[in-house]
């Protein structure tokens, strides 16, 4: 790259840089943005999906708990609406 499970109406910011777009793509809306959006980086939170560990069990691909570790996240329901071989996250293949 593909395919497969699960899950996307809960939560989470401040500072440095950059300087015009963002919100995946199309297409209509709507929203943010020179009182610096998005991005990058630093720290910091949030979550609790994977691993360890504890603790319960009907021993099940179970419930619950911690949050050090991998990951992932921190504007509006994946912002909303159609359309699609859709798009994102983690898992355990490849």
């Nucleotide at each position: 790259a593909c395919a497969c499970c699960a899950u996307c109406c809960a939560g989470a910011g401040c500072a440095g840089c950059c300087g015009a777009g963002a919100g995946a793509u199309c297409u209509g809306g709507c929203u943010c943005g020179a009182c610096g959006a998005c991005g990058c980086u630093g720290c910091a939170g949030c979550a609790a999906c994977c691993a360890u560990c504890c603790g319960c069990u009907u021993c099940g691909u179970g419930c619950g708990g911690c949050a050090c570790g991998g990951u992932g996240c921190u504007a509006c329901u994946g912002c909303c609406a159609g359309g699609a071989c859709c798009g994102a996250u983690g898992g355990a293949g490849g």
Predicted 3D model of a 94-nucleotide RNA (SAM riboswitch aptamer (S box leader)) from Pseudactinotalea terrae. The model forms 96% of the base pairs in the Rfam consensus. The prediction has a mean pLDDT of 88. NCBI's taxonomy places the organism under Bacteria, Bacillati, Micrococcales, Cellulomonadaceae, Pseudactinotalea.